[in-house]
Small-subunit ribosomal RNA, 3' major domain from an uncultured bacterium, 479 nucleotides, folded computationally. RNAcentral holds the full RNA, with entries from ENA and SILVA. The prediction has a mean pLDDT of 83.

Context: one part of a larger RNA
RNA sequence: UGACGGGGGCCCGCACAAGCGGUGGAGCAUGUGGUUUAAUUCGAUGCAACGCGAAAAACCUUACCUACCCUUGACAUGCCAGGAACUUGCCAGAGAUGGCUUGGUGCCCGAAAGGGAGCCUGGACACAGGUGCUGCAUGGCUGUCGUCAGCUCGUGUCGUGAGAUGUUGGGUUAAGUCCCGCAACGAGCGCAACCCUUGUCAUUAGUUGCCAGCGGGUAAAGCCGGGGACUUUAAGGAGACUGCCGGUGUUAAACCGGAGGAAGGCGGGGAUGACGUCAAGUCAUCAUGGUCCUUACGCCCAGGGCCACAAACGUGCUACAAUGGUCGGUACAAUGGGCAGCGAUAUCGCGAGGUGGAGCAAAUCCAAAAAGCCGAUCUAAGUUCGGAUUGGAGGCUGAAAUUCGCCUCCAUGAAGUCGGAAUCGCUAGUAAUCGCAGAUCAGCCAUGCUGCGGUGAAUGUGUUCCUGAGCCUUGUACA
Numbered sequence: 001u002g003a004c005g006g007g008g009g010c011c012c013g014c015a016c017a018a019g020c021g022g023u024g025g026a027g028c029a030u031g032u033g034g035u036u037u038a039a040u041u042c043g044a045u046g047c048a049a050c051g052c053g054a055a056a057a058a059c060c061u062u063a064c065c066u067a068c069c070c071u072u073g074a075c076a077u078g079c080c081a082g083g084a085a086c087u088u089g090c091c092a093g094a095g096a097u098g099g100c101u102u103g104g105u106g107c108c109c110g111a112a113a114g115g116g117a118g119c120c121u122g123g124a125c126a127c128a129g130g131u132g133c134u135g136c137a138u139g140g141c142u143g144u145c146g147u148c149a150g151c152u153c154g155u156g157u158c159g160u161g162a163g164a165u166g167u168u169g170g171g172u173u174a175a176g177u178c179c180c181g182c183a184a185c186g187a188g189c190g191c192a193a194c195c196c197u198u199g200u201c202a203u204u205a206g207u208u209g210c211c212a213g214c215g216g217g218u219a220a221a222g223c224c225g226g227g228g229a230c231u232u233u234a235a236g237g238a239g240a241c242u243g244c245c246g247g248u249g250u251u252a253a254a255c256c257g258g259a260g261g262a263a264g265g266c267g268g269g270g271a272u273g274a275c276g277u278c279a280a281g282u283c284a285u286c287a288u289g290g291u292c293c294u295u296a297c298g299c300c301c302a303g304g305g306c307c308a309c310a311a312a313c314g315u316g317c318u319a320c321a322a323u324g325g326u327c328g329g330u331a332c333a334a335u336g337g338g339c340a341g342c343g344a345u346a347u348c349g350c351g352a353g354g355u356g357g358a359g360c361a362a363a364u365c366c367a368a369a370a371a372g373c374c375g376a377u378c379u380a381a382g383u384u385c386g387g388a389u390u391g392g393a394g395g396c397u398g399a400a401a402u403u404c405g406c407c408u409c410c411a412u413g414a415a416g417u418c419g420g421a422a423u424c425g426c427u428a429g430u431a432a433u434c435g436c437a438g439a440u441c442a443g444c445c446a447u448g449c450u451g452c453g454g455u456g457a458a459u460g461u462g463u464u465c466c467u468g469a470g471c472c473u474u475g476u477a478c479a
Base pairs, nucleotide, nucleotide: 001479002478003476004475005474007473008472009471010470012468013467015463016462019426020425021424022423023422026318027317028316029315030314031313032312034309035308042053043052064304065303066302070298073127077126078125079123080122081121082120083119086103089100090099091098092097107116108115109114129293130292132291133290134289138287139286140282141281142280143278145276150189151188152187153186154185155184156165157164158163169180170179171178195270196269197268198267200238201237203235204234205233210227211226214225215224216223241264244258245257246256247255248254320419324378325377326376327375328374329373330372336366338365341360342359346355347354348353385416390411391410392409393408394407395406396405432455433454434453435452436451437450438449
């Protein structure tokens, strides 16, 4: 100087408390350890691994296993020889591949012979290739403490020196934020602001959007003429700064209350992550040192596996019902996506879906929002709750759904009556609850993920304790 303490002081955070809803019990989905297996490819392992890499494992992917093949190789550059490239069909085979066969001669230079570019085939060798190993050799990228308020430097001063000071102290703040004081004076990386979005207003513009007034029109409808008022869209602006008033405070910084205002003291949300820590993670994104393999640890292909299953753990979904289930009627969104695409009206089918193809390269179509509201029914039961499991019949995608897809209909109708110890999230348009869209994608194991809107609470204004940080101080046999 640090680190540590079941030392002290101050202070903060859904850390506790006060509340609301869960997990832990059930069934299923998914990931993991384990076990099994020819293989169940590999990685991730306290917080910070476990719906994680994977924003899609039937084949492919695919790295694994079994079997069949190839050895200058699936891919790159260089040399030699031949042939244009390319293409039709047959046979064998699981295919890779092997054998046979048909057509075909382009471009550039040249009168022609011939040469060249490009591609294919064969040959020899340099080499290719490796998702083999080492993340404890590395770059790059990332997680974490933590959006915590810290981490440092120059000059000066003090100390023999390691170092200290500044950065400590008194207030204050979300903040090393600001003020005052001070052997310090300044500065840098962080904080804040600048950026995006949302909340209010006016200006400009008016189509595909809108419809107040005017005219037409309909069973109804911005449907038509028209209009820019309103909503909205999207450009550039205004607006919030403790600016104003009162109080507290050291005449400061600031805090408390108020006015005006759409918004008030950082208005809400996002992006943004200092010096560093964990030899944290990644050699399987990529790159790369070293090392290893080179008729194989490379390459091709078929089938299988990654989906196994006694029990275990994590994360979720659905429930156990009446604030509910079922049936009928009826209302209101915002993101976003689309041409080998999204697909309306119609029609066939109980339905998944089929036929068909209006409209849409998009404010026009996808598109029905669902909880909600109105009415009917069920009447406390393992039920008209719950939907697992299983049987049958179908639909869709795709060469192909057996291992191993999703969906529909009929039948079946399991556990489950609110969950032990323990444990998690959340302070407001939040929790809870309800649906919608998208990426990936032929299809889909999505209940995942990322967004979007609808309805919409309770509690706390405290810091004794648990936990994790920050600053000061103290002890130390630790570095």